[in-house]
RNA sequence: UUUGAAAAAGGCAAACCAGGGGAGACCCUGGGACGCAAAGCCACCUGUCCUGAUAGAUCAGGAUAGAGGGGUUGCCGAAG
Numbered sequence: 001u002u003u004g005a006a007a008a009a010g011g012c013a014a015a016c017c018a019g020g021g022g023a024g025a026c027c028c029u030g031g032g033a034c035g036c037a038a039a040g041c042c043a044c045c046u047g048u049c050c051u052g053a054u055a056g057a058u059c060a061g062g063a064u065a066g067a068g069g070g071g072u073u074g075c076c077g078a079a080g
Stems, first nucleotide, its partner, number of pairs: 001079004011036002016031006034066001040072003044069003047064007
């Protein structure tokens, strides 16, 4: 640098349930595992969702990193 077939040390945790927060999208904690090689981190671009405004195109604020791209850091193995 490329890569994730087999292995190993480990990691994260969808739906759902309980408690809490928020007007909402959604978030936090515990349980729970559908999955994940960045399912670590960053709302920069696109998408989606929420709230408000507008006659409307749209605009403003917010959410989502487990929708895709981009940036950045990194474990183990393999190949060079």
A computed fold for an 80-nucleotide RNA, annotated as c-di-GMP-I-GGC riboswitch aptamer.